[in-house]
Predicted 3D model of a 94-nucleotide RNA (c-di-GMP-I riboswitch aptamer) from Faecalibacterium prausnitzii L2-6.
RNA sequence: AAUCGUUGUUGGCAAACCUGAUGUGAGUCAGGGACGCAAAGCCAGGAGCUUUCUGCUUUAUUUCCUGCAAGCAGAAGGUAGUUCGGCUGCAAUA
Numbered sequence: 001a002a003u004c005g006u007u008g009u010u011g012g013c014a015a016a017c018c019u020g021a022u023g024u025g026a027g028u029c030a031g032g033g034a035c036g037c038a039a040a041g042c043c044a045g046g047a048g049c050u051u052u053c054u055g056c057u058u059u060a061u062u063u064c065c066u067g068c069a070a071g072c073a074g075a076a077g078g079u080a081g082u083u084c085g086g087c088u089g090c091a092a093u094a
Stems, first nucleotide, its partner, number of pairs: 012037002017032006035081001041087003045084003048079011
């Protein structure tokens, strides 16, 4: 280096939690740590959930106002380990 046979791996990511940083916040990043994941790799296009701001509505005790709470609408965010979708990748068998 070639042929035949046998084997199916090599590995990867990282929930909760802790520490530090960052953000009004949801959250994000880094380190530690593993609940789990065959796409738990990448992408905010659809939906869901969620954060902030503004406006409106409802409830209350006889009335009014305000606060709290709940709901709706709009705007700007987050979430890819909520889901649909798109792209890419590894292994085995036929």